[in-house]
């Protein structure tokens, strides 16, 4: 240079033949206990990389970037 593969919440990752997004651990804030850990509820937190197309409608399709990783030359 070329190809694939991946880009979603603070971290790890689901997610759907396209219809306003979740899990687990973290974090708050509660029950419970004489207290402490463990447990068990409740809530916060996301411009789902970016830019443009398709479309009533895109996180999802398709296109051209950025990064990340693997491969090959």
């Nucleotide at each position: 240079g070329c190809c694939a593969u991946u880009g979603u919440a603070g971290c790890u990752c689901a997610g759907u033949a396209g219809g306003u997004a979740g899990a687990g651990c973290g974090c708050a804030c509660c029950c419970a206990u004489g207290g402490u850990a463990a447990g068990g509820g409740u809530g916060a937190g996301g411009u789902c990389c970016g830019c443009g197309g398709u479309u009533c409608a895109a996180u999802c399709c398709c296109g051209c970037g950025c990064a990340a990783u693997g491969g090959c030359u």